Parts: sequence; structure tokens; C1' cells
RNA sequence: CGACGUUCUCAGGGCAGGGUGUAAUUCCCUACCGGCGGUAAAGGGGGGCCUGUCCCUUCAAGCCCGCGAGCGCCUGCUUUGGCAGGGUCAGCAGAUCCGGUGCAAUUCCGGAGCCGACGGUCACAGUCCGGAUGAAAGAGAACGGAA
Repeated sequence: CGACGUUCUCAGGGCAGGGUGUAAUUCCCUACCGGCGGUAAAGGGGGGCCUGUCCCUUCAAGCCCGCGAGCGCCUGCUUUGGCAGGGUCAGCAGAUCCGGUGCAAUUCCGGAGCCGACGGUCACAGUCCGGAUGAAAGAGAACGGAA
């Protein structure tokens, strides 16, 4: 240094203005938001000295590749309301193009678009309320540590 192990900590944002209506943060006009890992070519920030077509470091995609909670499904229990477990099992699980630069970009720059679990509700919800003071992709720390 280190596969791996144990423990602990952390781990999601958003309806502002107007319209209709008995009623809408749910509809309509307009507005607002973007989890985690990967990719990152000539991008942004910082640093180095050998000043370069250089090196180091860091940041950078909602819609490119994956992951996550949730629904479903399966198993057990049940006072039939649910509760516990499994974890991909038949299944659901969103969405991008155009132009520019370039060897190279659905990632940069410019423009125009699009998307968003389940249950609830005087009226249809990405933004309100609820499961959730939960769970978790993962991130970090401490200790141990095989080859």
C1' cells in the first nucleotide's frame, strides 16, 4: 500500500404571480426543482516549473450507461385492517434534439424541447399531506487486516 472485516457518522430539492370555479399550491397561463456511481476528448476553478500541443488536482449530464427508495410479485403470520421477511424474482420503474467548436462531446457553448413512484384530497399533484424521526444507491471516518 492493501482484497476484506467490524463499528460509527452523513446521505433530496421545488407552486412566486395570475385565470376559472362552490371547491384546485392538483386544472389553465406563467414560475420553480433536479438523489447516488460511471463517463468528461481541447470545458470551469486551483496549483507546479521544465512555460508547453506540459504536469498535478478539483468541479462538471434530471433526459448517455447503471443504481436507489416505491409499486407489483413471492413466502410466512393475521383480529382480513394489515404486519414481518425475500430482493428481481412474470411485471411497472421518466425524459433530447438541432446548430457550433473539435480527431473525439446526446456531457462543453448557443437554442428549442421533454420528464418526474405509491396512497390521500370538496377537483386530476414532480412541488401540499402521508408511509418517512423510515429505508437506501452511496460517501466519509476509526479500528483490525490475507496475499

The RNA shown here (FMN riboswitch aptamer (RFN element)) has 147 nucleotides and comes from Acetobacter okinawensis. NCBI's taxonomy places the organism under Bacteria, Pseudomonadati, Alphaproteobacteria, Acetobacterales, Acetobacter. Model confidence (mean pLDDT): 75 of 100.